Small-subunit ribosomal RNA, 3' major domain from an uncultured organism, 475 nucleotides, folded computationally. The RNAcentral record of the full RNA draws on ENA, Greengenes and SILVA.
Context: one part of a larger RNA
RNA sequence: UGACGGGGGCCCGCACAAGCGGUGGAGCAUGUGGUUUAAUUCGAUGCAACGCGAAAAACCUUACCCACCUUUGACAUCCUGCGAACAGUAUAGAGAUACACUGGUGCCUACGGGAACGCAGUGACAGGUGCUGCAUGGCUGUCGUCAGCUCGUGUCGUGAGAUGUUGGGUUAAGUCCCGUAACGAGCGCAACCCUUGUUCCUAGUUGCCAUCAUUAAGUUGGGGACUCUAGGAAGACUGCCGGUGAUAACACGGAGGAAGGCGGGGACGAGGUCAAGUCAUCAUGGCCUUUAUAGGUGGGGCUACACACGUGCUACAAUGGGCGGUACAAAGGGAAGCGAAGCGGCGACGUGGAGCGAACCUCAAAAAAACCGUUCGUAGUCCGGAUUGAAGUCUGCAACUCGACUUCAUGAAGUUGGAAUCGCUAGUAAUCGCGGAUCAGCAUGCCGCGGUGAUACGUUCUCGGGCCUUGUACA
Repeated sequence: UGACGGGGGCCCGCACAAGCGGUGGAGCAUGUGGUUUAAUUCGAUGCAACGCGAAAAACCUUACCCACCUUUGACAUCCUGCGAACAGUAUAGAGAUACACUGGUGCCUACGGGAACGCAGUGACAGGUGCUGCAUGGCUGUCGUCAGCUCGUGUCGUGAGAUGUUGGGUUAAGUCCCGUAACGAGCGCAACCCUUGUUCCUAGUUGCCAUCAUUAAGUUGGGGACUCUAGGAAGACUGCCGGUGAUAACACGGAGGAAGGCGGGGACGAGGUCAAGUCAUCAUGGCCUUUAUAGGUGGGGCUACACACGUGCUACAAUGGGCGGUACAAAGGGAAGCGAAGCGGCGACGUGGAGCGAACCUCAAAAAAACCGUUCGUAGUCCGGAUUGAAGUCUGCAACUCGACUUCAUGAAGUUGGAAUCGCUAGUAAUCGCGGAUCAGCAUGCCGCGGUGAUACGUUCUCGGGCCUUGUACA
């Protein structure tokens, strides 16, 4: 100087407390461990691995296993020979591949040949998701959006170092004020960026409709007022008032205002820590491999299943389940695409093909809610839907291993969950549906969107963190 303390002081955080809803019990989905396997490819392992890499494992992907094949190689550069390339047909085979036949000649040219491509050959070399993240770059997680981390000059100390950065207040903040052997400065904080909340100006189609006509319908004429869209601007700064305070910084109350003291949300992550993670995104040193640890194909596996754990979905019902009628979003996607009306089917869906590269057309029905009406009456039920049987639909060469969905039948566990444990303070929790990426097909995951919409005295204690101080046989 740090680190640590079941030392002290001050302070903060859904840290506790006050509550709401869960997890832990059930079934299923998904990831992991384990076990099994020819293979169940690899990585991630307290917080900070486990719906993680994977924003899509039937084939492909795919790295694994088995079988069958290739060896200058699927890919790059160089050399030689032949042929343009290319297209088609037949046979064998699971296919990769092997073999045969037919058609076909282009572009440039200094007529020697050349460019591009194919086949064969020779070696230099290619190749490696092989090892080492404890050789590395880059990227990332984490403490932590915590308020810290440092430097120059000066001063003090023999020196390591200290001071500044401590103290009194204050703040979300090393934020600001005052004091002060320090005076200044840098990286962080804040602000500048995006979005949302209010108004004004400009603009008015594909959007809107108050007034005037018109219609089944903003449908049409018309209108730019309103909504909305998207450009520009204004607005919030403790600016104003009051008392408090040290005349300061600030804090408290009030006015006006759409908004008040950081208005809400996002992006943004200092110096460092964990030899944290990644050689399987990529790049890369070294090592290893080179008829194989490389490459191709078919099939299988990654989907196994006595079990254990994590994360979720659906429930156990009456604030509910079923039936019928009726209502209101936002944000997105769409051309090998979205696909309307109509018709067929109980339905998944089929047919159809209008319109739309989309403020125009379409996906598209919002759902919970509310109201009205009805039924069920506390039952393992008209709760719950697993499992299984049968029949189908769709995608796709192909749904056996191993897809999603539909209909009929079946109708399991489950009656609110031990010890323990998690999230959350406002349009938040909870609850309800909608969209998107990936994607031929396949979300209960992920990323977004809106609808309805709750509960907090405080800091004694638990956990984590910051500052000052103290002790130390620790570095």